[in-house]
RNA sequence: GCCUUGGUGGUGGAAUGGUAGACACGACGGAUUCAAAAUCCGUUGCUCGCAAGGGCGUGGGGGUUCAAGUCCCCCCCGAGGCA
Numbered sequence: 001g002c003c004u005u006g007g008u009g010g011u012g013g014a015a016u017g018g019u020a021g022a023c024a025c026g027a028c029g030g031a032u033u034c035a036a037a038a039u040c041c042g043u044u045g046c047u048c049g050c051a052a053g054g055g056c057g058u059g060g061g062g063g064u065u066c067a068a069g070u071c072c073c074c075c076c077c078g079a080g081g082c083a
Stems, first nucleotide, its partner, number of pairs: 001082007010025003018066001026044006045056004059075005
C1' cells in the first nucleotide's frame, strides 16, 4: 500500500430500512434474614421541564430515503490476511 471484518449504555452483546439498546452482567432501591449470602420485585443513556411531555444520542463528518445502527462516500481506531 491492497483486501476482509469490526466500532452500539458502566461491561458483554442483540436489533430485516420502520418503538434504538432485546437478553445477560453490573449498579441503585425494596422484599426476605437476628445479620448476611442466595433468591424475588422495581429502576437504570444524556438533557430541558413542577408535570404532561420535548430535544439529543449507535467512532467522526457528509449523502440517499417519508424513515438509517442498518444503504452509499470520506476520515479515525481495532483485528485478520496479502504484498

This is a predicted structure of an 83-nucleotide RNA (transfer RNA) from an uncultured Bacteriovoracaceae bacterium. It was read from a public genome assembly. Model confidence (mean pLDDT): 80 of 100. Rfam family: tRNA.